[in-house]
RNA sequence: CGGAGAAGCUGGGGGUGCCGCUGGCGGCGUCGGCCGUGGCUGAGACCACACCCCUCGAACCUGAUCCGGUUUGCACCGGCGCAGGGAAGCUCGCACGCAGGGCU
Numbered sequence: 001c002g003g004a005g006a007a008g009c010u011g012g013g014g015g016u017g018c019c020g021c022u023g024g025c026g027g028c029g030u031c032g033g034c035c036g037u038g039g040c041u042g043a044g045a046c047c048a049c050a051c052c053c054c055u056c057g058a059a060c061c062u063g064a065u066c067c068g069g070u071u072u073g074c075a076c077c078g079g080c081g082c083a084g085g086g087a088a089g090c091u092c093g094c095a096c097g098c099a100g101g102g103c104u
Base pairs, nucleotide, nucleotide: 001097002096005092007091008090009089010088011054012053013052014051017040018039019038024037025036026035027034028033060085061084062083066079067078068077069076
């Protein structure tokens, strides 16, 4: 000096769905919706001092109101997908390695 890192600091990116066609349930409605409330999956399900992710990038977006399986539906599994995009700097620093100096 490089360096794993689930470490620290600062900064940044992102999502918020479903509950059979109107209708999860209750209320209101000018019929566009609004308010309250329960359940499901999930890290997160409407707001946050949270959660996840930051190039070793499937966090998340686009294709996509996508295709197959499956589900009441979302979710889930596979495909699409070595497709296109996507937000980082510093500090510390294990093992180990490299370089330099001193002594013998």